Predicted 3D model of an 87-nucleotide RNA (transfer RNA) from a Neisseriales bacterium. NCBI's taxonomy places the organism under Bacteria, Pseudomonadati, Pseudomonadota, Betaproteobacteria, Neisseriales.

[in-house]
RNA sequence: GCCGGGAUGGUGGAAUUGGUAGACGCGCCGGACUCAAAAUCCGGUGCCAGCAAUGGCGUGAGGGUUCAAGUCCCUCUCCCGGCACCA
Numbered sequence: 001g002c003c004g005g006g007a008u009g010g011u012g013g014a015a016u017u018g019g020u021a022g023a024c025g026c027g028c029c030g031g032a033c034u035c036a037a038a039a040u041c042c043g044g045u046g047c048c049a050g051c052a053a054u055g056g057c058g059u060g061a062g063g064g065u066u067c068a069a070g071u072c073c074c075u076c077u078c079c080c081g082g083c084a085c086c087a
Stems, first nucleotide, its partner, number of pairs: 001083007010026003019067001027045006046057004060076005
């Protein structure tokens, strides 16, 4: 350099092949139970603002298409694998 695969919350990992992003597990927070703890059970848990209702943002980065993009198109960054080159 060429080809292929990948990048999603704190973590693992989904999302009907364009239609509510983060299901589900772990972790974390609060509560129940207990003398206390562990285990178990219940609720919550992406980020920002807000007392709340709610609003805004978010799938590696930047653009594009579309009513609508994690998903399609273009450019770029990084990671993994293969191939080539190494006078």

The coordinates come from a structure-prediction model, not an experiment, and the mean pLDDT is 81. It was read from a public genome assembly. Rfam family: tRNA. About the family: Transfer RNA (tRNA) molecules are approximately 80 nucleotides in length.